[in-house]
Molecule: Fluoride riboswitch aptamer (crcB RNA motif)
Organism: Candidatus Acidiferrales bacterium
C1' cells in the first nucleotide's frame, strides 16, 4: 500500500412508510424501468407505490349504505 475472507455497521435493489425475508454495494460503489419511430433535440406506447411477502397511506374503477 493492494488483494481476498469474517464480524459489526450503513446503504442500494425504477414513485410514500413498515415489519420479514434475500440479493448486492462498502461512497472510486450498488441503482437511477422497457419498447417503437427520427440524423438529434424529440415524439409516441406499456408493467408497477414490492427486489419478494403481507399491511398502512396517497391515487384510480366498480358496487353498496
Nucleotide at each position: 500500500u493492494u488483494c481476498u475472507u469474517g464480524a459489526c455497521g450503513g446503504g442500494u435493489g425504477u414513485u410514500g412508510g413498515a415489519g420479514u425475508u434475500c440479493a448486492c454495494c462498502c461512497c472510486g460503489a450498488a441503482u437511477c424501468g422497457c419498447c417503437c419511430c427520427g440524423g438529434c433535440u424529440g415524439g409516441g406506447g406499456c408493467a408497477g407505490a414490492u427486489g419478494a411477502c403481507u399491511c398502512c397511506u396517497a391515487c384510480g374503477a366498480g358496487g353498496g349504505u